[in-house]
Parts: sequence; C1' cells; structure tokens
RNA sequence: GUGCAGUAGCUCAGUGGUAGAGCGCCGGCCUCAUAAGCCGAAUGUCGCAGGUUCGAGUCCUGCCUCGCACC
Repeated sequence: GUGCAGUAGCUCAGUGGUAGAGCGCCGGCCUCAUAAGCCGAAUGUCGCAGGUUCGAGUCCUGCCUCGCACC
C1' cells in the first nucleotide's frame, strides 16, 4: 500500500423496515447434594464521526485497531 474483519461476557448470524442464536451468567424445578436434564429472566454506544434515506447494523465518505491475509 491492497483486501478482509470489528454486532451481548465468548463464538457468530442478521443483503434498507421491532437487533438475534448457541454457549455462558442469574433465578426456579429436579436431587440428600452436585452434575446432567427441564423451565424462565436479564444483558447491546452494532469500532468512532459524518453523509444519503421517511427509515441505516446494512448504502456512501473519512478515521481508529498490539486485529487477519497478501504485496
């Protein structure tokens, strides 16, 4: 320098119309107890700042990163 990535605690979905899943955490059931299993709840500055649009995680511009790959 070029391309890619950045969304919940973690791993990741989400191709313009209410931000989600699995795991985890918390509570309950079950058990003498723990684990497993079952039920329920909570949790987000969508990396940052602008722009376009009635409406942006999504499109456009700039920037950032102990990030990944290549030159």
A computed fold for a 71-nucleotide RNA from Roseivivax halodurans JCM 10272, annotated as transfer RNA. The coordinates come from a structure-prediction model, not an experiment, and the mean pLDDT is 82. Lineage of the source: Bacteria > Pseudomonadati > Rhodobacterales > Roseobacteraceae > Roseivivax halodurans. It matches the Rfam family "tRNA". Rfam describes the family as follows. Transfer RNA (tRNA) molecules are approximately 80 nucleotides in length. The sequence is in RNAcentral, with records from Rfam.